[in-house]
């Protein structure tokens, strides 16, 4: 310095021939249960989908620029 890949809650992870409100698992908080935990079982909080534009009636999904990790080639 070219080309590929990945980027979604605190962590991990789903939805992409573009369709409304962005699953679920851990943990986190309440509650039951208990003699107390813990386990289980119930309910909740938590996300401006790595940034910024663009494209569209509409974007996690395309496009473009950048950033941050990994790979690969020289």
């Nucleotide at each position: 310095g070219g080309c590929c890949u990945a980027c979604u809650g605190g962590c991990c992870a789903a939805a992409u021939u573009g369709g409304a409100c962005a699953a679920g698992g851990c943990g986190c908080c309440a509650g039951a249960c208990u003699a107390c935990g813990a386990a289980u079982c119930u309910g909740g909080a938590g996300a401006u989908u790595g940034c910024a534009g663009g494209u569209u009636c509409g974007a996690c999904c395309c496009c473009u620029g950048c950033g941050u990790a990994g790979g690969u080639c020289a």